The prediction has a mean pLDDT of 83.
This is a predicted structure of a 684-nucleotide part of an RNA (large-subunit ribosomal RNA, domain II) from a Bacteroidales bacterium.
Lineage of the source: Bacteria > Pseudomonadati > Bacteroidota > Bacteroidia > Bacteroidales.
Context: one part of a larger RNA
RNA sequence: GCCUACGAGUUACUGUUGUUAGCGAGGUUAAGUACUUCAGGUACGGAGCCGAAGCGAAAGCGAGUCUGAACAGGGCGAUAGAGUUAGCAGUAGUAGACGCGAAACCUAGUGAUCUACCCUUGGCCAGGUUGAAGUAUCCGUAAAAGGGUAUGGAGGACCGCACCAGUAUCCGUUGAAAAGGAUUUGGAUGAGCUGAGGGUAGGGGUGAAAGGCUAAUCAAACUGGGAGAUAGCUCGUACUCCCCGAAAUGUCUUUUGGGACAGCCUCAAGCUACAGAGUUUACCGGAGGUAGAGCUACUGAUAGGAUGCGAGGGCUUCACCGCCUAUCAAAUCCUGACAAACUCCGAAUGCCGGUAAAUGAUGCUUGGGAGUGAGUUGCCGGGUGCUAAUGUCCGGUAGCGAGAGGGAAAGAGCCCAGACCAACGGCUAAGGCCCCUAAAGUGUGUUAAGUUGCAAGAACGAGGUGCGGUUGCUGAGACAGCUAGGAUGUUAGCUUGGAAGCAGCUAAUCAUUUAAAGAGUGCGUAACAGCUCACUAGUCGAGCGACUGUGCAUGGAUAAUAAACGGGCAUCAAACACACUGCCGAAGCCAUGGACUUCAAAGAAGUGGUAGGGGAGCAUUCCAGCAGGCGUAGAAGGAUAACCUGUGAAGGUAUCUGGAGCGACUGGAAAAGAAGAUGUAGGC
Numbered sequence: 001g002c003c004u005a006c007g008a009g010u011u012a013c014u015g016u017u018g019u020u021a022g023c024g025a026g027g028u029u030a031a032g033u034a035c036u037u038c039a040g041g042u043a044c045g046g047a048g049c050c051g052a053a054g055c056g057a058a059a060g061c062g063a064g065u066c067u068g069a070a071c072a073g074g075g076c077g078a079u080a081g082a083g084u085u086a087g088c089a090g091u092a093g094u095a096g097a098c099g100c101g102a103a104a105c106c107u108a109g110u111g112a113u114c115u116a117c118c119c120u121u122g123g124c125c126a127g128g129u130u131g132a133a134g135u136a137u138c139c140g141u142a143a144a145a146g147g148g149u150a151u152g153g154a155g156g157a158c159c160g161c162a163c164c165a166g167u168a169u170c171c172g173u174u175g176a177a178a179a180g181g182a183u184u185u186g187g188a189u190g191a192g193c194u195g196a197g198g199g200u201a202g203g204g205g206u207g208a209a210a211g212g213c214u215a216a217u218c219a220a221a222c223u224g225g226g227a228g229a230u231a232g233c234u235c236g237u238a239c240u241c242c243c244c245g246a247a248a249u250g251u252c253u254u255u256u257g258g259g260a261c262a263g264c265c266u267c268a269a270g271c272u273a274c275a276g277a278g279u280u281u282a283c284c285g286g287a288g289g290u291a292g293a294g295c296u297a298c299u300g301a302u303a304g305g306a307u308g309c310g311a312g313g314g315c316u317u318c319a320c321c322g323c324c325u326a327u328c329a330a331a332u333c334c335u336g337a338c339a340a341a342c343u344c345c346g347a348a349u350g351c352c353g354g355u356a357a358a359u360g361a362u363g364c365u366u367g368g369g370a371g372u373g374a375g376u377u378g379c380c381g382g383g384u385g386c387u388a389a390u391g392u393c394c395g396g397u398a399g400c401g402a403g404a405g406g407g408a409a410a411g412a413g414c415c416c417a418g419a420c421c422a423a424c425g426g427c428u429a430a431g432g433c434c435c436c437u438a439a440a441g442u443g444u445g446u447u448a449a450g451u452u453g454c455a456a457g458a459a460c461g462a463g464g465u466g467c468g469g470u471u472g473c474u475g476a477g478a479c480a481g482c483u484a485g486g487a488u489g490u491u492a493g494c495u496u497g498g499a500a501g502c503a504g505c506u507a508a509u510c511a512u513u514u515a516a517a518g519a520g521u522g523c524g525u526a527a528c529a530g531c532u533c534a535c536u537a538g539u540c541g542a543g544c545g546a547c548u549g550u551g552c553a554u555g556g557a558u559a560a561u562a563a564a565c566g567g568g569c570a571u572c573a574a575a576c577a578c579a580c581u582g583c584c585g586a587a588g589c590c591a592u593g594g595a596c597u598u599c600a601a602a603g604a605a606g607u608g609g610u611a612g613g614g615g616a617g618c619a620u621u622c623c624a625g626c627a628g629g630c631g632u633a634g635a636a637g638g639a640u641a642a643c644c645u646g647u648g649a650a651g652g653u654a655u656c657u658g659g660a661g662c663g664a665c666u667g668g669a670a671a672a673g674a675a676g677a678u679g680u681a682g683g684c
Stems, first nucleotide, its partner, number of pairs: 001684006011095013026050003032044004054061002064076004098236002101233001105226006116200009125190001127159003130155001134151006163187003168183004202218001204214003239617006249262005263372002265369007278359009292345001293343002299339002303335005310328002312325004375400010405416003420594003425590003431584003434568003440581007452570002460555002464552010481539005487512003492506003518533001522531002595607005618673001620670006629662002637657004642653004
């Protein structure tokens, strides 16, 4: 993991709502007794309980009563009559209360054959080394001290077996072993190791102290019991079909993954049924201060200018006056412009009411049953954040949640569209039509970047290229190229070592000859020189510039396997723009056949669905009634891609097996349905 069996809303009592039945202003017996065909029995039993009257704390009064001084007012009642006893169903409470599950707590016992420490009594430690004290003797000393040599045999001494330990590495890790093996290592006469017997017991022991050890268990052992502890937590909770169908919000909560009440769902009854609840649309009438706008309409903020209260600084003066200002600046005026907590103004939507039309229970009330109270994404309006986030918090709306189908390659929330069932019919939506892959072409342009062909590409840069606009030059010859000129006063003046068109300064920069030529556009020289430009002529012969708008391209362009058209691939396109005509394309719509639900029922509408509510059924076991059924000519049970019936749970038939019981129908009662719970047991 699979198979088989077992495995979870039960039972009792008390409420409450519905329903069925009996009786009804009444209803009903309990214990018990008697009888008995012994059963879900019959009769008696009226104690008691509920209801028919309430109000008050109560005495009490009573269709009233309480408060009160009250004949007031107010509160709760009556006026308006239905209950009660049983059965069944839903649900609540009390009980273990749908099942399994703690970590723990208490109580009574059992444990020191493991291990910790202690007590009593025993045992064990190859071999080798070192050589303390003491002693003897010799030397030495006045005597000592001291020294030498022997002897001696001390030590938590040394090396190292047994023994004890467990340092390092490797192996082992479903092991040979629930702690081992190999090599290596520490102690090895000691605080040593060890046998036997005994002692200390659970908030206790013991501990050279690690929270260690206390029988493979220890921050409180083990076993029985309280005990089905408790678990706002996790997991699981078993047949079918039909109808409806949520929520993830508000307030409060030692409350935030739990609850209570409300909201939203369902079921029943009632109300209103053409004198019409609700909804939608149109019109009419309202409230309002958002978007926008505005501010010489307030509050505040605000750039420039004019004016300049006042202040600072300077001049003057004994002082006061007075004068000035490249400073600050109130208030006022002009121009410009800002605001969630500004408003002289002010929409659109939305909201409330009325009228009309459409629709037609979608509505409201009461009662039974819930679930939900972790939401999430897109778009719109905002706060917060960085106008960051699949961020966070609100409001509106649509989805997903609980929604399948088509498109977006793939995909909860995007686009299209809401799946009752069947079939090899048709039309469309979004999106597509070269091939993968169903379906396509035409016309006019653009792009050369494989741009593009569905992720997004910015500031900024560029004689890419298409189409426009404004403007200038041009057969009196433009623009570009080529040929030639580009001069003189003069080296302008000043400055300077020098300054001659070209270091710098001054001057609106003159004049002459000219076709034209600047007191000079750039290069160059120490300064000149030299080259060149402006400008002019010739040659050539037709368009040439400047600015600007816009389309498509281009650089900017960087992320780790090659990887961002889905791929192949595509260039007058299979890219982009505009236009046209077709086609494909879904569970949409239509058509055909069928099923069911609801209603006002010849018809119409409807039938996606999680939590959840409601309805109708199937199967299993047993019991009663009934018919008196089937069965050794083969019951139950078992096997079989078989056939028939039913929407389905299921039922029937056939064949084989099996070998003795089974069962239709009408009712009743439950140990009443398994794929799940790291479910339990057995098997494989």